[in-house]
């Protein structure tokens, strides 16, 4: 060089048919204890890799571009 997949929290993931994003795990705080871990409550963290473009609305569709991961050569 080609062609095929992938990119969503800090990590590993959801998010029928496009209606405006969540779980689980870690992080903080409270409760519980003599303390500590376990457990419960509960808050905090996302321009949906990037840019356009379709639509009344786009994580989801298209089309470049990056960066990954397999095939081919």
């Nucleotide at each position: 060089g080609c062609c095929a997949c992938c990119u969503u929290a800090g990590c590993u993931c959801u998010a029928a048919u496009g209606g405006c994003a969540g779980a689980g795990c870690g992080u903080c705080g409270c409760u519980c204890u003599c303390g500590u871990a376990a457990a419960g409550c509960g808050a905090a963290g996302g321009u949906u890799g990037u840019g356009u473009g379709u639509u009344c609305g786009a994580a989801u569709c298209a089309c470049a571009c990056a960066g990954g991961u397999g095939g081919c050569a």
Predicted 3D model of a 73-nucleotide RNA (transfer RNA) from Gongronella butleri. It matches the Rfam family "tRNA". Rfam's curators write: Transfer RNA (tRNA) molecules are approximately 80 nucleotides in length. It is annotated as a transfer RNA. Taxonomically the source falls in Gongronella (Eukaryota, Fungi, Mucoromycota, Cunninghamellaceae).